[in-house]
RNA sequence: UGAGUAAACCGGGUGAUCGCGGGCACCUUGCAGGUGCCUGAGGAAAGUCCGAGCUCCACAGGGCAGGGUGCUGGGUAACACCCAGUGGGGGCGACCCCAAGGAAAGUGCCACAGAAAUGCAGACCGCCCGGCACUUUAGCCGCUGGGCUGUGUGCCGGGCAAGGGUGGAACGGUGCGGUAAGAGCGCACCAGCGGCCACGGCGACGGGCCGGCUAGGUAAACCCCACCUGGAGCAAGACCGAAUAGGGGGACAAUGGGGUGGCCCGCUCCGUCCCCGGGUAAAGGUCGCUAGAGGCGUCAGGCAACUGGCGUCCCAGAUAGAUGAUCACCCAAGACAGAACUCGGCUUACAGGUUUGCUCACAGC
Numbered sequence: 001u002g003a004g005u006a007a008a009c010c011g012g013g014u015g016a017u018c019g020c021g022g023g024c025a026c027c028u029u030g031c032a033g034g035u036g037c038c039u040g041a042g043g044a045a046a047g048u049c050c051g052a053g054c055u056c057c058a059c060a061g062g063g064c065a066g067g068g069u070g071c072u073g074g075g076u077a078a079c080a081c082c083c084a085g086u087g088g089g090g091g092c093g094a095c096c097c098c099a100a101g102g103a104a105a106g107u108g109c110c111a112c113a114g115a116a117a118u119g120c121a122g123a124c125c126g127c128c129c130g131g132c133a134c135u136u137u138a139g140c141c142g143c144u145g146g147g148c149u150g151u152g153u154g155c156c157g158g159g160c161a162a163g164g165g166u167g168g169a170a171c172g173g174u175g176c177g178g179u180a181a182g183a184g185c186g187c188a189c190c191a192g193c194g195g196c197c198a199c200g201g202c203g204a205c206g207g208g209c210c211g212g213c214u215a216g217g218u219a220a221a222c223c224c225c226a227c228c229u230g231g232a233g234c235a236a237g238a239c240c241g242a243a244u245a246g247g248g249g250g251a252c253a254a255u256g257g258g259g260u261g262g263c264c265c266g267c268u269c270c271g272u273c274c275c276c277g278g279g280u281a282a283a284g285g286u287c288g289c290u291a292g293a294g295g296c297g298u299c300a301g302g303c304a305a306c307u308g309g310c311g312u313c314c315c316a317g318a319u320a321g322a323u324g325a326u327c328a329c330c331c332a333a334g335a336c337a338g339a340a341c342u343c344g345g346c347u348u349a350c351a352g353g354u355u356u357g358c359u360c361a362c363a364g365c
Stems, first nucleotide, its partner, number of pairs: 001361010012330007020040009042336001046347002049345005054233004061265004066229005071085005086100001087098004101224002106222002108218003124164002126160009136150001138149004172190006191214001193211005199206002237287004247276006256270004294313008331334001
């Protein structure tokens, strides 16, 4: 200098004028208005995909069904998140990726191609052995016919999973020996599996030794195993005011109906429905609502995620829903996008820019 990798951060600025939500103070006779001051979107406010808080239904109980998670150890209120590791895969490397239990419990599936797709399988081409028939510019014996050996072709019987071919995958791989040809048939190494160890590690796992030769893939297919799991959601829900009232008649039921939104049980509340007549009206107000598993700084513990102590700060709370518009100047010319109960995550979108650590290549000293 170039290429890359990991992480953190910013994401228009300044000024003027007008306007809007919220809070406080003051003024005006008033539930209304005015003036002044302060404050007013994001790293994702988003998707609503996980996990919680909070509220109501038994402060949620039993069973079945269903759903979720799935290497280990930690962190956390909790998680499918985070950290540190293990194993596997990718990259020269920094580093990145992985839903990563069980396929020797059972079932299903494995298209096309191929002889055969899981059954201790499978002979299409091929290799080898034997028999028969034919062949022959081959050799030998015999020499009128013929016989033997060899070559080639065809048929029949048998052996072979080495080689070819099909396929994503053909029942371990490579090599040597072995054999009629072959084969874990034998051996060495490698992979896998099983067993053992007074080996290391909390553990996942790693290491060593031995064994027999071998067991296809697929569980984000059913299934099995372990663990977790009640439902609805701030239009939850509570309070205030007003009201559904009270009355008359009829029907049905008390083995009934509602809460209860998978089903059964249980729990809990209650008669239910229709008609007559009378009365009232509003998408009302207040709370929930933003001070919180909160932000920042510092110290301590820990590899880290994170935790604890101390100090300090207050940072939108609307309910037809504010957070905007215009002008001027500057620059590198400004992306994705906007709260609606609140947090912790994940995922997705994002013009451009800043900083730091590390890696690789080239060049110079």
Predicted 3D model of a 365-nucleotide RNA (Bacterial RNase P class A) from Desulfofundulus australicus DSM 11792. Model confidence (mean pLDDT): 76 of 100. It matches the Rfam family "Bacterial RNase P class A". Gene Ontology terms of the family: ribonuclease P activity, tRNA processing and dimeric ribonuclease P complex.